[in-house]
Context: one part of a larger RNA
């Protein structure tokens, strides 16, 4: 000087407390451990691994296993030799295919001194080499997590100290903040904080179609449907607006704190982006790049099939429930984000339904995808039930070369566990929790996951003694 203390003081955070809803019990989904297996590819392991890399494993993916094949190679560059153009398409034979054999039709490179002379593409031979998701993240770059959006981390000069170092950065107040004020052997400065950026909330101006419809006219069963208009809504560009600016109190005449006025908004208005010096030899050699090591008829390459989907068990994360604030039937309100031409697909028709048919319109403020919970009426009356939907049987639908291993969906039948969950444990302070649906990426098909969107919409916070994490000062130390 740090680090640590079941030392002290001050302070903060959904840290506790006060509340609301969960997890832990059940079934299922998913990840992991373990076990099994020819293989169940690999990585990630307290917080900070475990719905993580996976924004989507039937083949492919795919890295794993079995079998069948190839060896200048699926891909790149180079030079040499010899030969021939090449590229596309259809069908035949053998085969699981890769591949091998034979073959039809179409298309026929450039320059040219017309010499197979030069260059380019193709297959062959022999080489240099390619190739490796093989190892090392403890050789690395890059990227990322984490403490933590915590308020800290430092420097120059000066001063003090033999020196390591100290001072500044400590102290008195204050703040979300090393934020600001005052004081002070310090005076200044940098990286952080804040602000500048995006978005939501109010208003104004400009613009007015694909959006809107107050006024006028036409028109309909109905409808901005038509003329017309841009007032309103909205869209999207530019501005205004909030600064403790004003008033009272308080404070040290300060910084500030507190109450009020006005205001759409008030003291950081809400949200986002933004992550200092560093820590964890944290994570990643399987995104990529890369040193070293290793393989080179194989640890490389191609293919078929299988596996990653196994199942005495254990754990994490979720979904659905156990019901009446509910289930079922009927009636029929109200969004926003987004996506759409190899696409979204309306009306109409068929089917109990999944879906099929149909094909309008739309390269989209124009057309389409497109709401649910809520509300109203009826029924059920506390039961393993008209709760719950696992499991299984049968029949289908869709995607796709192909749903056996191993897809999703529909109908009928079946109707399991489960009556609110031990010890323990998690999230959340407001348009939040809870609850309801919708969209998107990936994607042929396949979310209860992920990323977004809107609808309905709470309770509680006395307080900081305690648990956890953190900041500042101080103290002890046989630790560095």
């Nucleotide at each position: 000087u740090g680090a640590c203390g079941g030392g002290g003081g001050c302070c903060c955070g959904c840290a506790c407390a006060a509340g609301c809803g969960g997890u832990g019990g059940a079934g299922c989904a998913u990840g992991u451990g373990g076990u099994u297996u020819a293989a169940u590819u690999c990585g990630a392991c307290g917080c900070a691994a475990c719905g993580c890399g996976a924004a989507g494993a039937a083949c492919c993916u795919u890295a794993c296993c079995a079998g069948c094949c190839c060896u200048u190679g699926a891909c790149a560059u180079g030079g040499g030799g010899a030969g021939a153009g090449u590229g596309g398409u259809g069908a035949c034979c053998a085969g699981a295919g890769a591949u091998g054999g034979a073959u039809u039709c179409c298309u026929u490179c450039a320059g040219u001194u017309c010499g197979g002379c030069u260059g380019g593409a193709c297959g062959c031979c022999a080489c240099a080499c390619a190739g490796g998701u093989g190892c090392u993240g403890c050789a690395u770059g890059g990227c990322u997590g984490u403490c933590g959006u915590c308020a800290g981390c430092u420097c120059g000069u000066g001063u003090c100290g033999u020196g390591a170092g100290a001072u500044g950065u400590u102290g008195g107040g204050u703040u979300a903040a090393g934020u600001c004020c005052c004081g002070c052997a310090a005076c200044g400065a940098g990286c952080g904080c804040a602000a500048c950026c995006c978005u939501c909330g109010u208003c104004u101006u400009c613009a007015g179609u694909u959006g809107c419809c107050a006024u006028c006219a036409g028109g309909u069963u109905a409808a901005g449907c038509u003329g017309g208009g841009c007032a309103c809504u909205c869209u999207g560009a530019a501005g205004a607006a909030a600064c403790u600016g004003c008033c009272g109190g308080u404070g040290a005449c300060a910084a500030g704190c507190u109450g009020g006025a006005g205001g759409a908004a008030g003291g950081u208005g809400g949200g986002g982006a933004u992550g200092a010096c560093g820590u964890c030899a944290a994570g990643u050699c399987c995104u990529c790049a890369u040193g070293g090591c290793c393989c080179u008829u194989a640890c490389g390459g191609g293919c078929u099939g299988g596996g990653c989907u196994a199942c005495a068990c254990a754990c994490g994360u979720g979904c659905u429930a156990c019901a009446a604030u509910g289930g079922c039937g009927g009636u029929g309100a109200c969004a926003g984000u987004g996506g759409g031409u190899c696409g979204c697909g309306a009306a109409g028709g068929g089917g109990c339904a999944a879906c099929c048919u149909g094909g309008a319109g739309c390269u989209a403020a124009u057309c389409c995808c497109c709401a649910a919970a809520a509300a109203c009426c009826g029924u059920c009356u506390c039961a393993g039930u008209u709760c719950g939907g696992a499991u299984u049987g049968c029949a289908c639908u869709c995607u796709g070369c192909a749903a056996c291993u191993c897809g999703a969906g529909u109908g009928c039948a079946u109707g399991a566990a489960g009556u609110c969950g031990g010890a323990a444990u998690c999230g959340c302070u407001a348009g939040u929790a809870a609850u309801c649906g919708c969209g998107g990426a990936u994607c042929a098909g396949c979310a209860u996951g992920c990323c977004g969107c809107g609808g309905u919409g709470a309770a509680u916070a006395c307080g900081u003694u305690c648990c956890c994490g953190g900041g500042c000062c101080u103290u002890g130390u046989a630790c560095a």

This is a predicted structure of a 480-nucleotide part of an RNA (small-subunit ribosomal RNA, 3' major domain) from an uncultured prokaryote. The prediction has a mean pLDDT of 83. Its Rfam family is "Bacterial small subunit ribosomal RNA". Its family is annotated with structural constituent of ribosome and ribosome in the Gene Ontology.